Transfer RNA from a Candidatus Sungiibacteriota bacterium, 72 nucleotides, folded computationally. Taxonomically the source falls in Candidatus Sungiibacteriota (Bacteria, Bacteria candidate phyla). It matches the Rfam family "tRNA". Gene Ontology term of the family: triplet codon-amino acid adaptor activity.
């Protein structure tokens, strides 16, 4: 330099055009002598940055940044 995959909540992932979902973690509650576990509930991400297409973009297109792998 070129090719491929990826960047979404504190962490791990889903979501492939129509108001972003789950698990763990956090917080509150029930239970317990107490802690943990279990169960119930609450809050939390406008989606790496910018531009474009579209009535509408996490999703499609372009440029840039970052991570992983491959080729030379």
């Nucleotide at each position: 330099g070129c090719c491929u995959g990826g960047g979404u909540a504190g962490c791990u992932u889903a979501g492939u055009g129509g108001u972003a979902a789950a698990g763990c973690a956090a917080c509150g509650g029930u239970u317990u002598u107490g802690u943990a576990a279990a169960c119930c509930g609450u809050a939390g991400a406008c989606c790496g940055g910018g531009a474009g297409u579209u009535c509408g973009a996490a999703u499609c297109u372009c440029c840039c940044c970052c991570c992983a792998g491959g080729c030379u």